C1' cells in the first nucleotide's frame, strides 16, 4: 500500500419564534361525590432498535394435599444470571492459507422406521460363482445348512441415520395490565333500626310569631282489646353492586463515574443523577448559522438512513444513509 476478520461508539449541532403532552405551583370554573376542566409560569418530553412479539422473568388474578404420568421444552463440559433457548470460557467436528466462522455436539448393546443410484442382494429378505456337508434322485440334477470369492456401492449381516418416531437426564399450573385494585350516584333487590318531643285540607283565640283544644299510636290482616307475628307504606343506617371517577403507570434485577475481584460473561464497594407516561393517543413546524453527501467554474440548488413508546425488565431476531474507533490476519514493497 492492497485485500480481509472481529469488537466498540455515534445516529446531525447551536440559537430563535410559534405549537403539543405529562408533572409541580398560582388563579378561575364544573360535579351530590369520587374527582375533573380551563388558563398562566416553570421543569421534563422516543430508540438503538421504541419493531417482530420469538424466548426468559418481575407483577397481578385464578386454581392448587403430595407424588407420578401425559403434553410442551432444553441437550458436549464448566461458569454467569432473578431466569432463559441468552451470554462467557473451553473441548470436539466441519469450513477458511489465516485472523476467524458455524454447531444439524446425550443415547441406534430397548423397540419401530429409513438407507438414493449402482448391485443378485441394503438387513431375517435373498442367492452371481466356487467349494463342502446333509437329504432326495428318473443320476441330468433339486432342496437345506456352512465357508470362500468376484463385481456394485458411502456401506454387504458388519453397519449408518435420532434436523425420524423413540429412550435418557433436567425444566415446566393457567391466564395476561382490557391483569387487577380502590372510591362511589339514582333505581330495583338484600340486612338492621325507627315511625307521638310527631302529624293534621280539623276547631277556637291572637294583627302576628304562636297558644289552647280535638283527632291520629303509619295503613291492613290475625273475630274484638293489649302484646306478638305477617304484608304494605315512609324515614334512616349498612353491605354487595351498576353509571361514573381514580389507581395500577414510571425509582428500576435503573443510568453514569470510579475502585476492587474474575481469562471472560459478570459480581461487589463508594460517589452521583432522576430522565416520557398518552388513551382519537403529545414528543412537531419554520427561520438562521454550521456539519455530511450529490450537482455546479462560481453564486447557489437538492438531499440527510431505519423507524417511533403504551405495565416493566433481561435476551434473541429483523431494518438501518453516513461517520468515528480498538485489536487481529494474509499478500506485496521499503528501512
Nucleotide at each position: 500500500c492492497g485485500a480481509g476478520g472481529u469488537g466498540g461508539c455515534u445516529g446531525g449541532a447551536u440559537g430563535g419564534u410559534c405549537g403539543c403532552g405529562u408533572g409541580u405551583g398560582g388563579c378561575g370554573g364544573g360535579g351530590c361525590g369520587a374527582c375533573c376542566c380551563g388558563u398562566c409560569a416553570c421543569c421534563c418530553g422516543a430508540g438503538g432498535a421504541a419493531a417482530g412479539u420469538c424466548c426468559g422473568a418481575g407483577c397481578a388474578c385464578c386454581a392448587c394435599g403430595a407424588c407420578g404420568c401425559a403434553c410442551g421444552g432444553u441437550a458436549g463440559c464448566g461458569g454467569g444470571u432473578a431466569a432463559c433457548a441468552c451470554c462467557c470460557g473451553u473441548c470436539c467436528g466441519c469450513c477458511g492459507c489465516g485472523a476467524g466462522g458455524c454447531g444439524c455436539g446425550g443415547a441406534c448393546c430397548a423397540g419401530c422406521g429409513c438407507c438414493a443410484c449402482a448391485g443378485a442382494g441394503a438387513c431375517g429378505a435373498g442367492u452371481c460363482g466356487g467349494u463342502u456337508c446333509g437329504g432326495c434322485u428318473u443320476c441330468g440334477g433339486c432342496c437345506g445348512g456352512g465357508c470362500c470369492g468376484g463385481g456394485u456401492g458411502a456401506a454387504a449381516c458388519g453397519g449408518g441415520c435420532a434436523a425420524g418416531c423413540u429412550c435418557u437426564a433436567c425444566c415446566c399450573g393457567g391466564u395476561g395490565c382490557a391483569a387487577g385494585g380502590c372510591c362511589a350516584a339514582a333505581u330495583a333487590g338484600g340486612a338492621g333500626g325507627g315511625c307521638a318531643c310527631g302529624u293534621g285540607u280539623c276547631g277556637g283565640c291572637g294583627c302576628g310569631a304562636g297558644c289552647c283544644g280535638c283527632a291520629c299510636a303509619g295503613g291492613g290482616g290475625u273475630g274484638c282489646g293489649u302484646c306478638g307475628c305477617c304484608c304494605c307504606g315512609c324515614c334512616u343506617u349498612c353491605g354487595g353492586g351498576u353509571c361514573g371517577g381514580c389507581c395500577g403507570c414510571a425509582a428500576g434485577a435503573g443510568g453514569c463515574g470510579u475502585c476492587g475481584g474474575g481469562c471472560a460473561a459478570c459480581c461487589g464497594g463508594c460517589g452521583u443523577c432522576c430522565u416520557a407516561g398518552a388513551u382519537g393517543g403529545a414528543u412537531g413546524a419554520c427561520c438562521a448559522u454550521c456539519c455530511c453527501c450529490g450537482c455546479g467554474u462560481g453564486a447557489g440548488c437538492g438531499g440527510g438512513a431505519c423507524a417511533g413508546a403504551a405495565c416493566u425488565c433481561g435476551g434473541c431476531u429483523u431494518a438501518c444513509a453516513g461517520g468515528c474507533u480498538g485489536c487481529c490476519u494474509c499478500g506485496c514493497u521499503g528501512g
RNAcentral holds the sequence, with entries from ENA. Bacterial RNase P class A from a Chloroflexota bacterium, 335 nucleotides, folded computationally. NCBI's taxonomy places the organism under Bacteria, Bacillati, Chloroflexota. The model forms 97% of the base pairs in the Rfam consensus. The prediction has a mean pLDDT of 77. The gene name in the source record is rnpB.